[in-house]
A computed fold for a 678-nucleotide part of an RNA from Diplocloster modestus, annotated as large-subunit ribosomal RNA, domain II.
Context: one part of a larger RNA
RNA sequence: UCCGGCGAGUUACGUCGGCUGGCGAGGUUAAGGACGCAAAGUCCGGAGCCGAAGGGAAACCGAGUCUUAAUAGGGCCAGAGUCAGUCAACGUAGACCCGAAACCGGGUGAUCUACCCAUGUCCAGGUUGAAGUUGCCGUAAAAGGCAAUGGAGGACCGAACGCACAUCUGUUGAAAAAGGUGGCGAUGAGGUGUGGGUAGGGGAGAAAUUCCAAUCGAACCCGGAGAUAGCUGGUUCUCCUCGAAAUAGCUUUAGGGCUAGCCUCGGCAGAGUCUUUUGGAGGUAGAGCACUGAAUUUCCUAGGGGGCGUCACAGCUUACCGAAGAAUAUCAAACUCCGAAUGCCAGUAAGAUGAUUGCCGGGAGUCAGACUGCACGAGAUAAGUUGGGUAGUCAAAAGGGAAAGAGCCCAGACCUACAGCUAAGGUCCCAAAGUAUGUGUUAAGUGGAAAAGGAUGUGGGAUUUCUAAGACAACUAGGAUGUUGGCUCAGAAGCAGCCAUACAUUCAAAGAGUGCGUAAUAGCUCACUAGUCGAGAGGUCCUGCGCCGAAAAUGUCCGGGGCUGAAACACAACACCGAAGCUUAGGGAUGCAGUAAUGCAUCGGUAGAGGAGCAUUCUUAAAGGGGCGAAGCAGUACCGUAAGGAGCUGUGGACUUUUAAGAAGAGAGAAUGCCGGA
Numbered sequence: 001u002c003c004g005g006c007g008a009g010u011u012a013c014g015u016c017g018g019c020u021g022g023c024g025a026g027g028u029u030a031a032g033g034a035c036g037c038a039a040a041g042u043c044c045g046g047a048g049c050c051g052a053a054g055g056g057a058a059a060c061c062g063a064g065u066c067u068u069a070a071u072a073g074g075g076c077c078a079g080a081g082u083c084a085g086u087c088a089a090c091g092u093a094g095a096c097c098c099g100a101a102a103c104c105g106g107g108u109g110a111u112c113u114a115c116c117c118a119u120g121u122c123c124a125g126g127u128u129g130a131a132g133u134u135g136c137c138g139u140a141a142a143a144g145g146c147a148a149u150g151g152a153g154g155a156c157c158g159a160a161c162g163c164a165c166a167u168c169u170g171u172u173g174a175a176a177a178a179g180g181u182g183g184c185g186a187u188g189a190g191g192u193g194u195g196g197g198u199a200g201g202g203g204a205g206a207a208a209u210u211c212c213a214a215u216c217g218a219a220c221c222c223g224g225a226g227a228u229a230g231c232u233g234g235u236u237c238u239c240c241u242c243g244a245a246a247u248a249g250c251u252u253u254a255g256g257g258c259u260a261g262c263c264u265c266g267g268c269a270g271a272g273u274c275u276u277u278u279g280g281a282g283g284u285a286g287a288g289c290a291c292u293g294a295a296u297u298u299c300c301u302a303g304g305g306g307g308c309g310u311c312a313c314a315g316c317u318u319a320c321c322g323a324a325g326a327a328u329a330u331c332a333a334a335c336u337c338c339g340a341a342u343g344c345c346a347g348u349a350a351g352a353u354g355a356u357u358g359c360c361g362g363g364a365g366u367c368a369g370a371c372u373g374c375a376c377g378a379g380a381u382a383a384g385u386u387g388g389g390u391a392g393u394c395a396a397a398a399g400g401g402a403a404a405g406a407g408c409c410c411a412g413a414c415c416u417a418c419a420g421c422u423a424a425g426g427u428c429c430c431a432a433a434g435u436a437u438g439u440g441u442u443a444a445g446u447g448g449a450a451a452a453g454g455a456u457g458u459g460g461g462a463u464u465u466c467u468a469a470g471a472c473a474a475c476u477a478g479g480a481u482g483u484u485g486g487c488u489c490a491g492a493a494g495c496a497g498c499c500a501u502a503c504a505u506u507c508a509a510a511g512a513g514u515g516c517g518u519a520a521u522a523g524c525u526c527a528c529u530a531g532u533c534g535a536g537a538g539g540u541c542c543u544g545c546g547c548c549g550a551a552a553a554u555g556u557c558c559g560g561g562g563c564u565g566a567a568a569c570a571c572a573a574c575a576c577c578g579a580a581g582c583u584u585a586g587g588g589a590u591g592c593a594g595u596a597a598u599g600c601a602u603c604g605g606u607a608g609a610g611g612a613g614c615a616u617u618c619u620u621a622a623a624g625g626g627g628c629g630a631a632g633c634a635g636u637a638c639c640g641u642a643a644g645g646a647g648c649u650g651u652g653g654a655c656u657u658u659u660a661a662g663a664a665g666a667g668a669g670a671a672u673g674c675c676g677g678a
Base pairs, nucleotide, nucleotide: 001678002677003676004675005674006673011093012092013091014090015089017087018086019085020084021083022082023081026050027049028048032044033043034042035041054061055060064076065075066074067073096234097233099231103224104223105222106221107220108219114198115197116196117195118194119193120192121191122190123188125157126156127155128153132149133148134147135146136145137144161185162184163183165182166181167180168179169178200216202212203211204210209218237613238612239611240610241609242608247260248259249258250257251256261366262365263363264362265361266360267359268358269357272353273352274351275350276349277347278346279345280344286338287336288335292332293331294330297327298326299325303321304320305318306317307316308315369394370393371392372391373390374389376387377386378385399410400409401408414587415586416585417584419583420582421581425577426576427575428561429560430559434574437572438571439570440569441568447563453548454547457545458544459543460542461541462540463539464538465537466536474532475531476530477529478528480505481504482503485499486498487497511526515524516523588603589602590601591600592599593598614667616664617663618662619661620660621659622658623657624656625655632651633650634649635648636647638645639644
C1' cells in the first nucleotide's frame, strides 16, 4: 500500500406535536390476583391519573371573575377529551462513535538507583621522606645545627578497580547510551560483596527538577470510568420535491450558544409584488458663504510695536503687526441662505404577474463568508488589506468565452438525438466559421505592458499673415555717412559695462547695430534693399493614430505559427461559426386543472426539511422448490428510472424461496480506525 471481515443516532422513562385506531362527558387501569405444565394469553383489580370551570396574590365569587368609586373600559376564561400504537424532536440517563492531558481511592515496588545501618572484602609496582627517636656538635641550661633512624600524607607516578573530559565511529547501531584512541582518581569524602531500612500530598538527594526497576515538575497497577472534551477525525443503500445561512440582539461572548431573520412540512385565510399616476417625509450629490470655522490680496481703521519729540504730558511720523468694517477671490464628514436624481412611505384607479403574501403548528441548518461593479470610512485616494452600504456571481452552478483561472462576460444542465437557430466571443493555420465588402488611419510589429516631460512623425479641422504690384527658400550685389555717439576705461572703435537710441544725413536699402571674432582695431555675418527665379509660403490653436522617455534575473508581455492597401486600429453594412441557452423529434417524473381523454407549467443544487422505495438477518401465516441437485461461488450478450432482480451454464453437496405482515446487532471507502492476510 492493497484485499477480506468488524466498525458509529440505540434503549428505558418522561414532555410536546403529527398520523392511525378504541371509547367518548368521559377515557384509562398500576401494583397485585385468578386461570394457564411453561411461555404466551385471557379475565379480575378504579388505588391513582387526565378531562369535564374559571377568575383572583388571597379572602372569595362562579359561567363568569379580576381590576375599579363604577353596572365605564380593559385582562383572563367559557368550542371534547382520553388511552394505546407509530413517527419526529427535546429532557434525564455514557445517549452517534473513537480520542486526552489530568483528578481521586486502594494497593505493588529501594533485586535499577539515592542515602543510611550492620557485616565482610579489595587496592601490582615505584617515588617522596612529616612528627617522633638515637648519636654527635652546640649552650650555664636551653634553643639550634648535622647525621642516622623513622615511615606521616583527602602526598606523587602508575596497573587492577572506579570514573566519564576530548574526539572519531556508531545513529533502521554489535549495543533503547556502546566501541576505538587519548584522559581523570587510584590509602581515600576510596572501590566493592552480602543482609537490612526509608514509598508517592511520600522517600532520597556533596542540589541537577536529580533518582525512586529502559517510566518522574510528582512511579507503577487496578478501580471511580464509557471522567470531561464549546475541540479534531469518522458516521455505511437508492430515487423524487423544495431548498438556505455566513445577519441582528444578548452572552467571562467572540471558531460556542439562545431568540429573531432566511429554508422546509402540515393547516387556515385570501392576500402579495411590479409599472403608470397622486400625495408625503427628508437635507445626500451639487452648489453656496447667510451662520460656525478655516483661508487669500487690497483699502480703511480701533489697538499694539518702532522712530522723532530736552523729563513727563501732548504731538508728529512709520515699505511694522493688526480686531471690527469695505472690496476681491476660496474651502468644509461632524458648516448651510439653498438643493436634486434615485430610494422610502401611503392612497386611488388601470394594467402586468399568479401563490410569489399573512397567521398558527412540527422539523431544521446557518452566526469564519469570498470576489467583482458602484458610492464611502480606515490605510499612503497602498495591498489578493480592512469596515460597513448596495447589486451580482461563487459559496450550493455544470455548459460556452476570457490561452490556462471559485467570485469577470454569456447562460441556469430531467433523459436521448451523427437535427436546426442564436448569446458572449469569434471567422489566415493550429481550430468550427469571411485570406469577405466599403471608406479611412497607423509604419511604430504600434497592435501585443507604464507616467511627468520631450519632438519640423503623420492624418483631419479651424484661424491668421505674406503672395503675379512676384511671396518663402536659394543665388548675385549692396549693407553707407556724421562717428571711434557720449561716459567709463590701460583700451571700449555697432558688439565688457552705463546713458541716449521715435539722433540725424545720403539713399533702392542699411540698427548709434542680430550673432561670431580682436588686447583694441581689423575681418565674417544678420536685420534691411535691389536683381535672378516663378507659386505658393509662414505662424497659432483643436483633434485622430504613432515616436522617445522604457534596466533583472529559466524563454520574447500576441496562447503559438505567423500578420503591414493586415490576420492592426476606427466607422459602416452583410454573411457565417459558436453553449447542456432556445427550437425540433421521442421519452420520463412532479404539480395544477379536468369525469376522462388530455392540456399547461416545472424538474442545477451544499447544510437542511419532506416523500417514495431497494437490499440484509430473524419471527408469524400461507404457498412452493430441492440428491432428476438447495444455499454459496464463478461466467454470462436479459429486465428495471435507481437501490436492485431473473434466466442459463459450470462448480458445490443440503438446504431454501415467494407472498402478506412484524421486529431489527439492517447497507462502509475513508475514523494516523480494529483484527487477519498478501

Its mean pLDDT, the model's own confidence on a scale to 100, is 84. Taxonomically the source falls in Diplocloster (Bacteria, Bacillati, Clostridia, Lachnospirales).